[in-house]
RNA sequence: GGAGUCGGCCAGACGAUCGCGGUCGCCAAGCGGCGGCGGAGGAAAGUCCGGGCUCCACAGGGCAGGAGGCCAGGUAACGCCUGGGCGAUGCGAAUCGACGGAAAGUGCCGCAGAAAGCAGACCGCCGAUGUCGCCGGAUACGUUUCGGCGGCAGGUAAGGGUGAAAGGGUGCGGUAAGAGCGCACCGCGCCUUCGGCAACGAAGGUGGCAGGGUAAACCCCCUCCGGAGCAAGACCAAAUAGGGAGACGUGCCUCUGGCAGCCUGCGGCCCGCAGGUGUCUUCGGGUAGGUCGCAUGAGGCGUUCGGUGACGGGCGUCCCAGAUGAAUGAUCGUCCUCGACAGAACCCGGCUUACCGGCCGACUCCAUUU
Numbered sequence: 001g002g003a004g005u006c007g008g009c010c011a012g013a014c015g016a017u018c019g020c021g022g023u024c025g026c027c028a029a030g031c032g033g034c035g036g037c038g039g040a041g042g043a044a045a046g047u048c049c050g051g052g053c054u055c056c057a058c059a060g061g062g063c064a065g066g067a068g069g070c071c072a073g074g075u076a077a078c079g080c081c082u083g084g085g086c087g088a089u090g091c092g093a094a095u096c097g098a099c100g101g102a103a104a105g106u107g108c109c110g111c112a113g114a115a116a117g118c119a120g121a122c123c124g125c126c127g128a129u130g131u132c133g134c135c136g137g138a139u140a141c142g143u144u145u146c147g148g149c150g151g152c153a154g155g156u157a158a159g160g161g162u163g164a165a166a167g168g169g170u171g172c173g174g175u176a177a178g179a180g181c182g183c184a185c186c187g188c189g190c191c192u193u194c195g196g197c198a199a200c201g202a203a204g205g206u207g208g209c210a211g212g213g214u215a216a217a218c219c220c221c222c223u224c225c226g227g228a229g230c231a232a233g234a235c236c237a238a239a240u241a242g243g244g245a246g247a248c249g250u251g252c253c254u255c256u257g258g259c260a261g262c263c264u265g266c267g268g269c270c271c272g273c274a275g276g277u278g279u280c281u282u283c284g285g286g287u288a289g290g291u292c293g294c295a296u297g298a299g300g301c302g303u304u305c306g307g308u309g310a311c312g313g314g315c316g317u318c319c320c321a322g323a324u325g326a327a328u329g330a331u332c333g334u335c336c337u338c339g340a341c342a343g344a345a346c347c348c349g350g351c352u353u354a355c356c357g358g359c360c361g362a363c364u365c366c367a368u369u370u
Base pairs, nucleotide, nucleotide: 001366002365003364004363005362006361007360008359009358010357012335013334014333015332016331017330018329020039022037023036024035025034026033027032041341045352046351048350049349050348051347052346053229054228055227056226060271061270062269063268065225066224067223068222069221070084071083072082073081074080085099086097087096088095089094100220101219105218106217107214108213109212122160123159124156125155126154129153130152131151132150133149134148135147136146137145138144168186169185170184171183172182173181187209188207189206190205191204192203193202194201195200233292234291235290236289243283244282245281246280247279248278250260251259252258253257261277262276263275264274265273266272299318300317301316302315303314304313305312306311336339
């Protein structure tokens, strides 16, 4: 100097004029006026997870269903975050992982290939053993013996081919030719010891060794899970038609009441529990207005202590939007890094997606110079 990786911050600025919403104070009979202080995001987005809060409701058990899945921590909690392990990618800083179980069972692995769950031979190699044919030699002339070539029976899975993957890999020995057939090392299973809370790692021993993949296929194992949602819910005011029709409303007893039956509620089903003896279905009519919920929070910032870290404790300090057809807009001027993605609607913790430009820090690689 260049190329990258990870983390943090900002999100046009300033001035003038007019205009909007909240809150507090003052004035005003009232309409309203004046003044102070604040007034969209890092994602407010997606509605994907987890909760707080409200109601069902006093709130259990089981089945089904759903979600998660290495270990240890953090957190209100999580499918999130932190650290570690193993695996993959990258020269690396780093990044990613749907990361329990394939020796419980079932399914799938198309085409190609002999063969992809119980095997199997396409091309090859052998043919020592058994057998047939041809040629040559020897001969003691006996289906005697030797050699070569070709074929068959048979052997083989080392070499080649097919495929993503072919019954562990490399090497040596051995064999007719081969093969864990034997051996060495690696791999795999089991055992022991050491390190680590653990996942796991290392060392030693032992066994020729249960084909491979797939569970983001069904399944098995472990852990977790009530539902609905601020249009939740509470209160006030007003109005109408205290309207019409239909179904079920039972039995027993010691008769104030209880039991059974029936109805309603608890996401589906069962048990159980609670309430009722009146519930349920349907037609028609009225109201749809106002107040609360509504912002002090698992809150922000600073500092200090503990911790590798996520984070937690102490101390101090600050109040930082609450609209409701929906508030921050318009005009002018100046500056420059030329402004992207984009607007709260009950609130938080996350994840994911979109994104112009600028600043800061740490680390990695390359080139050059000293």
Predicted 3D model of a 370-nucleotide RNA (Bacterial RNase P class A) from a Chromatiaceae bacterium. The source organism's lineage runs through Bacteria, Pseudomonadati, Gammaproteobacteria, Chromatiales and Chromatiaceae. Its Rfam family is "Bacterial RNase P class A". The family's RNA type in Rfam is ribozyme. Rfam describes the family as follows. Ribonuclease P (RNase P) is a ubiquitous endoribonuclease, found in archaea, bacteria and eukarya as well as chloroplasts and mitochondria. The coordinates come from a structure-prediction model, not an experiment, and the mean pLDDT is 77.